Predicted 3D model of a 91-nucleotide RNA (c-di-GMP-I-GGC riboswitch aptamer) from a Deltaproteobacteria bacterium. Its Rfam family is "c-di-GMP-I-GGC riboswitch aptamer". Its family is annotated with cyclic-di-GMP binding in the Gene Ontology. Its mean pLDDT, the model's own confidence on a scale to 100, is 85. Taxonomically the source falls in Myxococcia (Bacteria, Pseudomonadati, Myxococcota). The sequence was found by an Rfam model in a public genome assembly.
RNA sequence: UUUGAAAAAGGCAAACCAUUCGAAAGAAUGGAACGCAAAGGCACCGGCCUAAAUCCUUGGGUUGCAGGAUACGGCAGCGGGUCUGCCGGAC
Numbered sequence: 001u002u003u004g005a006a007a008a009a010g011g012c013a014a015a016c017c018a019u020u021c022g023a024a025a026g027a028a029u030g031g032a033a034c035g036c037a038a039a040g041g042c043a044c045c046g047g048c049c050u051a052a053a054u055c056c057u058u059g060g061g062u063u064g065c066a067g068g069a070u071a072c073g074g075c076a077g078c079g080g081g082u083c084u085g086c087c088g089g090a091c
Stems, first nucleotide, its partner, number of pairs: 001090004011036002016031006034077001040083003044080003047075003053070004
């Protein structure tokens, strides 16, 4: 530098459940393992989720509900990018 066939030391932990936080999406901690060779870090690009708030919603005005749009909220276990890293093989 490249690679993950076999192996070893090990690592992480989905769904679901409990508690807490949050408007929600979701997150944290504990239990639990579907999986993972970066399932380690970072929202930079694309994508996806959510919509408290803001704006819109032809009646003269106001208010509320419903509806629509929007991320300044999220997802790194959707893909790309970037930074870092264990073990083994090949060069």